Predicted 3D model of a 111-nucleotide RNA (SAM riboswitch aptamer (S box leader)) from a Bacteroidota bacterium. Its mean pLDDT, the model's own confidence on a scale to 100, is 81. The sequence was found by an Rfam model in a public genome assembly.
RNA sequence: UUCUUAUCCAGAAAGACAGAGGGAAUUGACCCAAUGAAGUCUUGGCAACCCUUUCAUGCGAGUGAAAGAAGGUGCCACAUUCAACUCCGGGAGACCGGAGAAAGAUAAGUU
Numbered sequence: 001u002u003c004u005u006a007u008c009c010a011g012a013a014a015g016a017c018a019g020a021g022g023g024a025a026u027u028g029a030c031c032c033a034a035u036g037a038a039g040u041c042u043u044g045g046c047a048a049c050c051c052u053u054u055c056a057u058g059c060g061a062g063u064g065a066a067a068g069a070a071g072g073u074g075c076c077a078c079a080u081u082c083a084a085c086u087c088c089g090g091g092a093g094a095c096c097g098g099a100g101a102a103a104g105a106u107a108a109g110u111u
Stems, first nucleotide, its partner, number of pairs: 003109006013043005021032003026084004044076003049072002051068007080103001085100006
C1' cells in the first nucleotide's frame, strides 16, 4: 500500500515544553481554543480487537459463555458533530424526521 471481516449511542486527564490553531479531507454550518489549539515528553487512566485462564460444545478446524489485564495495538472535550448522494414520511413552502449508501476511524487477517 491492496483487499476482506468485525465494531463505531459506552468509557477514560493531569503536569512540563511549546505558541495558533483544532474537531480526517472539500464546501457550508456548528463547536473548541491566549482561563493556552496542534505537536512532543512524563505520569496516570479507559476499553477489551489481538491476548491469558476456566467452563461448555465439537472427531477436528472451530464456536459459545464467564473472568482477567502481564504483553501487542488503539483511545482519553462534545459527538464517526451535522449537511452534501439515494430512498421513505411530514410540510403550501422554507424546512423537519427516519433509513441507507459513500467516505472515514480502530482492530484482526491478507497482498